The prediction has a mean pLDDT of 87.
The RNA shown here (FMN riboswitch aptamer (RFN element)) has 110 nucleotides and comes from a sheep gut metagenome.
Its Rfam family is "FMN riboswitch aptamer (RFN element)". Rfam describes the family as follows. The RFN element is a highly conserved domain that is found frequently in the 5'-untranslated regions of prokaryotic mRNAs that encode for flavin mononucleotide (FMN) biosynthesis and transport proteins. Gene Ontology term of the family: FMN binding.
RNA sequence: UAUCUUCAGGGUCGGGUGCGAUUCCCUACUGGCGGUAAAGUCCGCGAAGCUAUAGGCUUGAUCCGGUGAAACUCCGGGACCAACGGUUAAAGUCCGGAUGAAAGGAGAGA
Numbered sequence: 001u002a003u004c005u006u007c008a009g010g011g012u013c014g015g016g017u018g019c020g021a022u023u024c025c026c027u028a029c030u031g032g033c034g035g036u037a038a039a040g041u042c043c044g045c046g047a048a049g050c051u052a053u054a055g056g057c058u059u060g061a062u063c064c065g066g067u068g069a070a071a072c073u074c075c076g077g078g079a080c081c082a083a084c085g086g087u088u089a090a091a092g093u094c095c096g097g098a099u100g101a102a103a104g105g106a107g108a109g110a
Stems, first nucleotide, its partner, number of pairs: 001110001003108005014026003028093002030082002032045004040080002049057002062078005084096003
C1' cells in the first nucleotide's frame, strides 16, 4: 500500500390546554468520526438532500470568568443548535428510508 474480518447514534420522566399534540406551553433528556489541553457550537469529515458524478454543490449552533506554558475543548455560570418524509395538532427525542450506508476504530494474514 491494497485485501479480508469485525465494530461503528443517542434522547421527552412529569405536568397543562384541547375532540385530537411524546409535535403547542412548562419541564426533562440526548450529542457520529478525525484533529487539538479532553469539543453537539473551533478546523475538517461522514450521513441526509441536489447534481453535469467532479478533490462537486448544499449542509445548524457559544459567550463570559477562572486555572494553566498551552483549553471558544477542563472547572464555574449563562446561551444556542439539531436533515428529509409521515402523523386526528406544528417533532432533535414518535413512526419511516435504516437489520441500510458511512467518516473512522480494532484485528488478521500477504